[in-house]
A computed fold for a 72-nucleotide RNA from Candidatus Kuenenbacteria bacterium GW2011_GWA2_42_15, annotated as transfer RNA. Rfam family: tRNA. The organism belongs to Candidatus Kueneniibacteriota, within Bacteria.
Order: sequence, then structure tokens, then C1' cells
RNA sequence: GCCAGCGUAGCUCAAUGGUAGAGCAGCUGCUUUGUAAGCAGUUGGUUGCGGGUUCAAGUCCUGCCGCUGGCU
Repeated sequence: GCCAGCGUAGCUCAAUGGUAGAGCAGCUGCUUUGUAAGCAGUUGGUUGCGGGUUCAAGUCCUGCCGCUGGCU
């Protein structure tokens, strides 16, 4: 330099173009003499940054940025 993949909650990951979710973590409560475990509830997102298509974009197209892999 060329090609491909990936980027979503603190972490690991989902989500047929049609209300962005789960597990863990965090917080609150219950339980316990107390801690852990367990149970119930709950907070947390400019979906990497722009532009475009569309009635509607995390999803499709495109530029850039970052990471990973391959080729040279």
C1' cells in the first nucleotide's frame, strides 16, 4: 500500500428496516448475629464520528477514525 471483518450500557454480547435488550457488574430492599450466597426490584445508551437513501436506519449506501486478521 491492497483486501476482509469488527466498533451497541462499566464488561461480555444480542437485536428481520418498525418501542434498543440479556447476562454479569452497580444501586435499593428482603433474608443472616454479620459476610458471602440466594430472592425481589431498579439505575445506566448522542448504537465510534459525519453525510446519504427511506414515512422510518443499530441494521442499507458512503467518507473518516480506531481495533483485529490476511496479502504484498